[in-house]
The RNA shown here (c-di-GMP-I riboswitch aptamer) has 91 nucleotides and comes from a Syntrophobacteraceae bacterium.
The prediction has a mean pLDDT of 89.
RNA sequence: GCUCGAAAAAGGCAAACCAGUCGAAAGGCUGGGACGCAAAGCCACUGGCCUAAGUCCUCGAUGCCGGGGAUAAGGUCGCAGGGCUGCCGGG
Repeated sequence: GCUCGAAAAAGGCAAACCAGUCGAAAGGCUGGGACGCAAAGCCACUGGCCUAAGUCCUCGAUGCCGGGGAUAAGGUCGCAGGGCUGCCGGG
């Protein structure tokens, strides 16, 4: 340097759920909590998925309202791929 994660050690992260908080929502953050994780460390770059405030279209009402549809500029890196970095151990 490449490759692998069977056993081991030192450690690390933390799903659901609960409380608080931010947000229109999806979801994020903090604390508790552990389902799991060898990159579950970092980056929304590609595809997927989630949401639809705003915008556009439309229906009803007809100045302000309500319903429906489309849409990411919002999210998700614990969906996959890709990029960057990294602990221990085997080969």